The RNA shown here (transfer RNA) has 75 nucleotides and comes from a Pseudomonadota bacterium. The RNAcentral record of the sequence draws on ENA.
């Protein structure tokens, strides 16, 4: 320098046009003597940024930033 890929909850990840989900974790609360386990119930997300398409965009597009991978040149 070119090329691909990934960014979504505190972690791992799903979701690929219609109002965001799941496991684990976190708080209460049933239970026990008290702990765990089980079971209930709930908080937590401007979906990396910006701008376009679009009636609508996490999701199609350009562009930016971070991170990985390859590939090249230089020494």
């Nucleotide at each position: 320098g070119c090329g691909c890929g990934c960014a979504u909850a505190g972690c791992u990840c799903a979701g690929u046009g219609g109002u965001a989900g799941a496991g684990c974790g976190c708080u209460u609360c049933u239970c026990u003597g008290a702990u765990a386990a089980a079971g209930a119930a709930g908080a937590g997300g401007u979906c990396a940024a910006u701008g376009g398409u679009u009636c609508g965009a996490u999701c199609c597009c350009a562009u930016u930033u971070g991170c990985g991978c390859g590939c090249a040149c230089c020494a």
Its mean pLDDT, the model's own confidence on a scale to 100, is 82.